[in-house]
RNA sequence: GAUGCCGUAGCCAAGCGGUUAAGGCGACCGGCUGCAACCCGGCCAAUCAAGGGUUCGAUCCCCUUCGGCAUCU
Numbered sequence: 001g002a003u004g005c006c007g008u009a010g011c012c013a014a015g016c017g018g019u020u021a022a023g024g025c026g027a028c029c030g031g032c033u034g035c036a037a038c039c040c041g042g043c044c045a046a047u048c049a050a051g052g053g054u055u056c057g058a059u060c061c062c063c064u065u066c067g068g069c070a071u072c073u
């Protein structure tokens, strides 16, 4: 330098054009307990990497840029 894949809460991760963007871990509060752990209830947390385009409508499709990984040169 070329090609491909990936980027969604503090972490992991689902989503394949339209309702309120699932779930798990975690933080916090409470219950339980002699105190904890486990377990149970509540609660917090994502302008979906950035910008632009297509569309009535974009996390999703297209382009560019940024970052990560892999292969090739």
Stems, first nucleotide, its partner, number of pairs: 001072007010025003018056001026044001028042004049065005

A computed fold for a 73-nucleotide RNA from a soil metagenome, annotated as transfer RNA. It matches the Rfam family "tRNA". From the family's description: Transfer RNA (tRNA) molecules are approximately 80 nucleotides in length.